[in-house]
Context: one part of a larger RNA
RNA sequence: GGAUGAACGCUAGCGGCAGGCUUAAUACAUGCAAGUCGAACGGUAACAUGGUAGCAAUACUGAUGACGAGUGGCGCACGGGUGCGUAACGCGUAUGCAAUCUACCCAUAACUGGGGGAUAGCCCAGAGAAAUCUGGAUUAAUACCCCAUAAGAUAUUAAAAUGGCAUCAUAAAGAUAUUAAAGAUUAAUUGGUUAUGGAUGAGCAUGCGUAACAUUAGUUAGUUGGUGAGGUAAAGGCUCACCAAGACGAUGAUGUUUAGGGGUUCUGAGAGGAAAAUCCCCCACACUGGUACUGAGACACGGACCAGACUCCUACGGGAGGCAGCAGUAAGGAAUAUUGGUCAAUGGGCGAGAGCCUGAACCAGCCAUGCCGCGUGCAGGAAGACGGCCUUAUGGGUUGUAAACUGCUUUUAUGCCGGAAAAAACCCCUAUACGUGUAUAGGGUUGAUUGUACGGUAAGAAUAAGGAUCGGCUAACUCCGUGCCAGCAGCCGCGGUAAUACGGAGGAUCCGAGCGUUAUCC
Numbered sequence: 001g002g003a004u005g006a007a008c009g010c011u012a013g014c015g016g017c018a019g020g021c022u023u024a025a026u027a028c029a030u031g032c033a034a035g036u037c038g039a040a041c042g043g044u045a046a047c048a049u050g051g052u053a054g055c056a057a058u059a060c061u062g063a064u065g066a067c068g069a070g071u072g073g074c075g076c077a078c079g080g081g082u083g084c085g086u087a088a089c090g091c092g093u094a095u096g097c098a099a100u101c102u103a104c105c106c107a108u109a110a111c112u113g114g115g116g117g118a119u120a121g122c123c124c125a126g127a128g129a130a131a132u133c134u135g136g137a138u139u140a141a142u143a144c145c146c147c148a149u150a151a152g153a154u155a156u157u158a159a160a161a162u163g164g165c166a167u168c169a170u171a172a173a174g175a176u177a178u179u180a181a182a183g184a185u186u187a188a189u190u191g192g193u194u195a196u197g198g199a200u201g202a203g204c205a206u207g208c209g210u211a212a213c214a215u216u217a218g219u220u221a222g223u224u225g226g227u228g229a230g231g232u233a234a235a236g237g238c239u240c241a242c243c244a245a246g247a248c249g250a251u252g253a254u255g256u257u258u259a260g261g262g263g264u265u266c267u268g269a270g271a272g273g274a275a276a277a278u279c280c281c282c283c284a285c286a287c288u289g290g291u292a293c294u295g296a297g298a299c300a301c302g303g304a305c306c307a308g309a310c311u312c313c314u315a316c317g318g319g320a321g322g323c324a325g326c327a328g329u330a331a332g333g334a335a336u337a338u339u340g341g342u343c344a345a346u347g348g349g350c351g352a353g354a355g356c357c358u359g360a361a362c363c364a365g366c367c368a369u370g371c372c373g374c375g376u377g378c379a380g381g382a383a384g385a386c387g388g389c390c391u392u393a394u395g396g397g398u399u400g401u402a403a404a405c406u407g408c409u410u411u412u413a414u415g416c417c418g419g420a421a422a423a424a425a426c427c428c429c430u431a432u433a434c435g436u437g438u439a440u441a442g443g444g445u446u447g448a449u450u451g452u453a454c455g456g457u458a459a460g461a462a463u464a465a466g467g468a469u470c471g472g473c474u475a476a477c478u479c480c481g482u483g484c485c486a487g488c489a490g491c492c493g494c495g496g497u498a499a500u501a502c503g504g505a506g507g508a509u510c511c512g513a514g515c516g517u518u519a520u521c522c
Base pairs, nucleotide, nucleotide: 001522002521003520004519006518007517008516009515010514013374014373015372016371017370018369019367020366021332026330027329028328030327031326032325035074036073037072040071041070043067044066047065048064049063050061051060052059053058081285082284083283090210091209092208093207094206095205096204097203100202101201105198106197107196108195109194110193111192112191113147114146115145116144123136124135125134126133127132153178154177155176156175157174161170162169163168183190184189185188211257212256213255218248219247220246223245224244225243226242227241228240229239230238260282261281262280263279264275265274266273267272287308288307289306290305291304310321311320312319313318338364340363341362342361346360347358348357349356350355377408378407379406380405387399388398389397390396414458415457416456417455418454422449427444428443429442430441431440432439433438434437466511467510468509469508470507471492472491473490477506478505479504480503481502487494488493
């Protein structure tokens, strides 16, 4: 000199864009943060319409809209948070899988036949303070099961040709065996099953790179390799039995400490050094430890089970819970915000669709925390006023065009009036084309932010400047007070009676809605 997720002190008018618990991965009150589908099903607890009976009240009714709970499907493995752990194939980069899987989506081919038994719910009974649970009868499905059918799938066998990288790979010649399905509906669609390929995503492996310490020198027994088996989507000591005795290490093994990694950020002429907030990618974690289930995918933040610590309810028998989601509370700390709005847009889940959900997201609020921009007037104005301060040539100098005063302007602020874009779709209606449900065109509808941005208008300089410094480094000097006292100080140093260094005043300098101080990095 530059920088910062800063804090503290004094001060403070506005706007835009960013950023905002760095500490206790400490503990959490309350609300919200993941649901959806009636075009899968039995239905009907509500609501509304209709129907039947009745004078009416009302009763019945699933008939229609719609719809709570229940069965079922898809989603809940994403999105959002944090950085505990991890020095590792964790990350980065380049490759490989001839050793793999992949729901939804796309393309192609074929199929969707016939049966069966249950079980929630509803109803009845019972237990319990509650959470919730038990029993009986009964019922449906795109829930579950059986038989058939079987291709390019799998297994066994067989096998031309081509290719490669050893094991082999491709292979719609052939034979045998095994393995499927679901229907719904507004009747045109959609769903379901099997197979192959694509796309996307994931898993595994390898080369290279990736902190400090030798005051850590030896480490290892599933350890290193082999055979076989098991297991996995998949190769593999991944696991197991047996066999062998290997494997790693001063080119630093092992151990200890520290730490999520990268893109990047700051600095620097560069080489480097320091860092890893915000944003993006990857990884890891979800009170602590462990475990599996379901599933295409989890060993699962707002799922399950077990144990532990802590908190809460209890009728003492037993139960409930997990903010490192958004707000918010307490604590810690020098220090870090609202218990806000909307799904209008983008994106996501479900649905045929309307639509529902979405603390993702988009917006708004608070904070000078940062960057950028704007303003606090402009011009004239010398009796160079008053006052202050300095000054014995007592004249003058300085503050100082500064003020007053005169004229003008009106950004911003205030009042009033108007007032967007972001939106185009989806959907509905109409028309055209033909491939008959798609495409194109037209019309209608949709704004949280927001009465915001922006524009016009009214009046008026009106509403708006401070902070640090002035001995040298270093831009800027005099007076008074004080008298090694009080005090200053980044370094050198200053102060003991004339202090440009302390405190105050006048003046000046540098920055300016900021200015200084502290901390940290280069």